[in-house]
Order: sequence, then structure tokens, then C1' cells
RNA sequence: GCCGAAGUAGCUCAGCUGGUAGAGCAAUGCUUUCGUAAAGCAUGGGUCGCGGGUUCGAUUCCCGCCUUCGGCU
Repeated sequence: GCCGAAGUAGCUCAGCUGGUAGAGCAAUGCUUUCGUAAAGCAUGGGUCGCGGGUUCGAUUCCCGCCUUCGGCU
């Protein structure tokens, strides 16, 4: 330099061909216990890597850039 994959909550990841963003774990609070752990219930937390384009509408489609990983030379 070229090709491919990935980037979504604190972490690990879903999100099926465009239509109000989710799960598990973690955190916080409550119940339970003499107390802790475990268990149960509830709550909060996201400019969907960045910038443009198409569209009534973009996490999703198109373009460019950044970061990480893999392959080729």
C1' cells in the first nucleotide's frame, strides 16, 4: 500500500430486508437475615465511533475519515 471484519449502556453482546433502542452481568434502592452472602422485586444509565448524503423517517442504505483485529505484498 491492497482486501476483509468489528465499533450500540460500566463490561459482554442482540437488534431478521429503514418506522419510538434491548438482554445478561455490573451499579443503586427495597424485601428477606441478628448480620453478611445468596435469592426476589424495582430504578437509573445510550449524541448507536466521527462527519456528510438519500429519505417523510437512518443503529440499519451510500460516501469519506478515525480506531482495533485478521489476511496479502
Transfer RNA from Candidatus Jorgensenbacteria bacterium RIFCSPLOWO2_01_FULL_45_25b, 73 nucleotides, folded computationally. Its mean pLDDT, the model's own confidence on a scale to 100, is 81.